[in-house]
Context: one part of a larger RNA
Molecule: small-subunit ribosomal RNA, 3' major domain
Organism: uncultured prokaryote
RNA sequence: UGACGGGGGCCCGCACAAGCGGUGGAGCAUGUGGUUUAAUUCGAUGCAACGCGAAGAACCUUACCGGGACUUGACAUCCAAGGGACAGGCGUAGAGAGCCGGCGUGCCUUUCGGGCCGCUGGACAGGUGCUGCAUGGCUGUCGUCAGCUCGUGUCGUGAGAUGUUGGGUUAAGUCCCGCAACGAGCGCAACCCUCGAGUUUAGUUGCCAUCAGGUUAUGCUGGGCACUCUAGACUGACUGCCGGUGACAAACCGGAGGAAGGUGGGGAUGACGUCAAGUCAGCAUGCCCCUUACGCCUUGGGCUACACACGUCCUACAAUGGCCGGGACAGAGGGCAGCGAAACCGCGAGGUGAAGCGAAUCCCAGAAGCUUGCCUCAGUUCAGAUUGCAGGCUGAAACUCGCCUGCAUGAAGGAGGAAUCGCUAGUAAACGCAGAUCAGCAUGCUGCGUUGAAUACGUUCCCGGGCCUUGUACA
Numbered sequence: 001u002g003a004c005g006g007g008g009g010c011c012c013g014c015a016c017a018a019g020c021g022g023u024g025g026a027g028c029a030u031g032u033g034g035u036u037u038a039a040u041u042c043g044a045u046g047c048a049a050c051g052c053g054a055a056g057a058a059c060c061u062u063a064c065c066g067g068g069a070c071u072u073g074a075c076a077u078c079c080a081a082g083g084g085a086c087a088g089g090c091g092u093a094g095a096g097a098g099c100c101g102g103c104g105u106g107c108c109u110u111u112c113g114g115g116c117c118g119c120u121g122g123a124c125a126g127g128u129g130c131u132g133c134a135u136g137g138c139u140g141u142c143g144u145c146a147g148c149u150c151g152u153g154u155c156g157u158g159a160g161a162u163g164u165u166g167g168g169u170u171a172a173g174u175c176c177c178g179c180a181a182c183g184a185g186c187g188c189a190a191c192c193c194u195c196g197a198g199u200u201u202a203g204u205u206g207c208c209a210u211c212a213g214g215u216u217a218u219g220c221u222g223g224g225c226a227c228u229c230u231a232g233a234c235u236g237a238c239u240g241c242c243g244g245u246g247a248c249a250a251a252c253c254g255g256a257g258g259a260a261g262g263u264g265g266g267g268a269u270g271a272c273g274u275c276a277a278g279u280c281a282g283c284a285u286g287c288c289c290c291u292u293a294c295g296c297c298u299u300g301g302g303c304u305a306c307a308c309a310c311g312u313c314c315u316a317c318a319a320u321g322g323c324c325g326g327g328a329c330a331g332a333g334g335g336c337a338g339c340g341a342a343a344c345c346g347c348g349a350g351g352u353g354a355a356g357c358g359a360a361u362c363c364c365a366g367a368a369g370c371u372u373g374c375c376u377c378a379g380u381u382c383a384g385a386u387u388g389c390a391g392g393c394u395g396a397a398a399c400u401c402g403c404c405u406g407c408a409u410g411a412a413g414g415a416g417g418a419a420u421c422g423c424u425a426g427u428a429a430a431c432g433c434a435g436a437u438c439a440g441c442a443u444g445c446u447g448c449g450u451u452g453a454a455u456a457c458g459u460u461c462c463c464g465g466g467c468c469u470u471g472u473a474c475a
Stems, first nucleotide, its partner, number of pairs: 001475002003472003007469007015459002019423005026315002029312005034306002042053002064301005070295001073124001077123004082117002107115003126290002129288001131286001135284002137279003140275001142273001147186006153162003166177003192267004197235007206225003211222003238261001241255005317416001322375001324373004333364003338357002343352003382413001387408007429451007
């Protein structure tokens, strides 16, 4: 000087408390451990691994295993020799890839020649093989915590200190005052995006107040750009104003005006560093290793196994509910190898069909919770696992191993022990919708809106963190 303390002081955080809803019990989905296996590819392992890499394993992917093939190779560059018809394509055999055999055809440019092509030989290719404790890059975490440092000066023999401590204050090393310090840098804040008010410009594909026409009905038509909206520019919030407290400061408390008030809400933004944290399997890369194999092609299987254990979800256990019928209201997205309307067929998944739309125009697209009427009551008209049969869709192909529909079946489950998690407002909880990946496959993920709470006395305690101080036999 740090680190640590079941030392002290001050302060903060859904850290506790106050509340609301969960997990832990059941079934299922998914990931992991374990076990099994020819293989169940590999990585991630307290917080910070475990719906994680994977925004989507039937083949492919695929790295794993069994079988069958190849050896300058699936891919790159070059050298040497060669070819003017040897490729591609097609056919036979074969499980298939391929080897081999047979048939037929051909290009461009400026001539030689080159592009091109296969064969042979050689340099070499290739490796998801090892080491993340050799590395780059990227990322997680403490933590959006308020800290981390430097120059000069001064003090100290020196390591170092001072500044950065102190008194207030703040979300903040934020600001004020004081002070052997005076300044400065990286962080904080602001500048950026979005939501919230208004003005103005513009008026189609958007809108419809006034006028006219038409319809069973609808901005449907003429028309209009007032309103909504769209998207450009701008205004607006700064403790600016008033009162009080305070040291006359910084600031705090209350008020006015205002759409908004004290960082207005949300996002992006992550200091010096810590964990030899993670990643050699995104990529790059040193060293080591393999080179008729640890490379490469292909077929089938596996990654989907299953006495069990754990994590994260979904659905429930019901009457504030389930079922049936009627009725109303979103936002944000996506669409040409695409979205696909109307109409018709089917109980349905779906099929036929083809209009429109590269989309403020058309389509996906009926939002659901909600409201209203009716019916019913306990393992039930709850719940839906499991299983049987019959179908649909995608795709060469759904046996291992996809999703969906109909009929039948109808399991556990009576609100979950110890323990444990999330959340402070348009939040929790509840409800649906869309998108990426994607032929197909979503209870996951990422967004979007709809309905919409309860509670916070407070900081004694648990956890994490910041500043000062104290002890130390630790570095």